A computed fold for a 72-nucleotide RNA from Andersenia nodulosa, annotated as transfer RNA. It is recorded under the gene name trnK-UUU. Model confidence (mean pLDDT): 82 of 100. It matches the Rfam family "tRNA". RNAcentral holds the sequence, with entries from ENA.

[in-house]
RNA sequence: GGGUACAUAGCUUAGUGGUAUAGCAACGAACUUUUAAUUCGAAGAUCUUAGGUUCGAAUCCUAAUGUACCCA
Numbered sequence: 001g002g003g004u005a006c007a008u009a010g011c012u013u014a015g016u017g018g019u020a021u022a023g024c025a026a027c028g029a030a031c032u033u034u035u036a037a038u039u040c041g042a043a044g045a046u047c048u049u050a051g052g053u054u055c056g057a058a059u060c061c062u063a064a065u066g067u068a069c070c071c072a
Base pairs, nucleotide, nucleotide: 001071002070003069004068005067006066007065010024011023012022018055027041028040029039030038048064049063050062051061052060
C1' cells in the first nucleotide's frame, strides 16, 4: 500500500427494513442469627461517528475512526 471481517447495556451477546432480546454483574426485596446460595422485582444501550436511500434504518449504500486477520 491492497483486501476481508467486526463495532449493540459495565461485560458477553440475539436481532437480514416496522419503536432492541437474553445471560452475567451491580441495585432493591423475600428467605436466613449473619454471609453465601436460592427466589422475586425494577432499572440500564436512540446500536462507533458523519452523511445518503426510504413513509420508516441497528439492519441497505458511502466515507471516516478503532480492532483483528490475510496478501504485498